Context: one part of a larger RNA
Molecule: large-subunit ribosomal RNA, domain IV
Organism: Actinomycetota bacterium
RNA sequence: CCCUGGUCAAGGAACUCGGCAAAUUGCGUCCGUAACUUCGGGAGAAGGACGACCGCGGUAGGGUGAAGGACUUCGCGUCCGGAGCUCGAAGCGGUGACACAGACCAGGCCCAAGCGACUGUUUACUAAAAACACAGGUCCGUGCGAAGUCAUAAGACGAUGUAUACGGACUGACGCCUGCCCGGUGCCGGAACGUUAAGGGGAGAGGUCAGUGGCUUCGGCCGCGAAGCUUUGAACCUAAGCGCCGGUAAACGGCGGCGGUAACUAUAACCGUCCUAAGGUAGCGAAAUUCCUUGUCAGGUAAGUUCUGACCUGCACGAAUGGCGUAACGACUUGGGCACUGUCUCGACCAGGGACUCG
Numbered sequence: 001c002c003c004u005g006g007u008c009a010a011g012g013a014a015c016u017c018g019g020c021a022a023a024u025u026g027c028g029u030c031c032g033u034a035a036c037u038u039c040g041g042g043a044g045a046a047g048g049a050c051g052a053c054c055g056c057g058g059u060a061g062g063g064u065g066a067a068g069g070a071c072u073u074c075g076c077g078u079c080c081g082g083a084g085c086u087c088g089a090a091g092c093g094g095u096g097a098c099a100c101a102g103a104c105c106a107g108g109c110c111c112a113a114g115c116g117a118c119u120g121u122u123u124a125c126u127a128a129a130a131a132c133a134c135a136g137g138u139c140c141g142u143g144c145g146a147a148g149u150c151a152u153a154a155g156a157c158g159a160u161g162u163a164u165a166c167g168g169a170c171u172g173a174c175g176c177c178u179g180c181c182c183g184g185u186g187c188c189g190g191a192a193c194g195u196u197a198a199g200g201g202g203a204g205a206g207g208u209c210a211g212u213g214g215c216u217u218c219g220g221c222c223g224c225g226a227a228g229c230u231u232u233g234a235a236c237c238u239a240a241g242c243g244c245c246g247g248u249a250a251a252c253g254g255c256g257g258c259g260g261u262a263a264c265u266a267u268a269a270c271c272g273u274c275c276u277a278a279g280g281u282a283g284c285g286a287a288a289u290u291c292c293u294u295g296u297c298a299g300g301u302a303a304g305u306u307c308u309g310a311c312c313u314g315c316a317c318g319a320a321u322g323g324c325g326u327a328a329c330g331a332c333u334u335g336g337g338c339a340c341u342g343u344c345u346c347g348a349c350c351a352g353g354g355a356c357u358c359g
Stems, first nucleotide, its partner, number of pairs: 001354008010345002014343001019340001027051005036041001038173001052095005061087004068080004096100001108338007115330002120132002136171007148157003174325004179255003184252002186248005193243003199237002204232005211224005256274005283317001284314001295311005
């Protein structure tokens, strides 16, 4: 010096990102217990008092229930009876110690806010959470050889189930609610119309060539061209899809700008105009969201970039990618307070184990 324990004057969070760590509390009985609340809870809320031993006295009382007796339907029956054994207060009086749940063991508490309803689950070895799940809600699919899933198939699961069932997606108890937009994308519907593949269809066109006409320097050259073979090929017929017409947002998603206006000023219920599919409703709001920002005001502090309550100028909240509340719950996060302490002012000492020295 390090580690693990122990103690400390006065102060008591001044420490620190932060009371991290430590300390406090801790058991039983009795008294007492707020807001709020889903009436269950909150609650062991909080906050107090008492606790040993001796005597009254193993008392009051509780449990069990023998002998004996009565009745008897005769039974391992019914009733009375209380021995013995056992559990065992309250209260009153007294005794001793600094201390009586005497050691060990053994909740610190309260207020406010955020998030998530809750119990659960998770990154085996840096994350336990506001993440996942969850009952509950909604939508979509599925009529049974179901949809869906695994598989090349057979086959199997779904399910020895049958729409109060099963599969998929989103949301996430409960309470009050969930506004507007179907133009885009998706999905669903639509016996018409447009477009549209292979295929069918073959009008027509080309190549080759028997043959044949003309010319010829007889070598050939220029035309026409049946059948066959071959290359190509129009009209026309024809599905889904797409176009087109509708529907659908608890489908993916989206939810404006500029100018002016009231008899102080300021502001704008109001007016005009442009654009849009429609221009953000309720509720909430400097928020787990606010850049400017330590916004402004109020509270708490001697002093508060955090916190709480308001305001609304929402850079860039907003309604099942749910909105706003909410009792209970949380090894969650944030702020405050009481108690308590070596966290600190500010360090000291003790014990054990290392380091170090010698061996």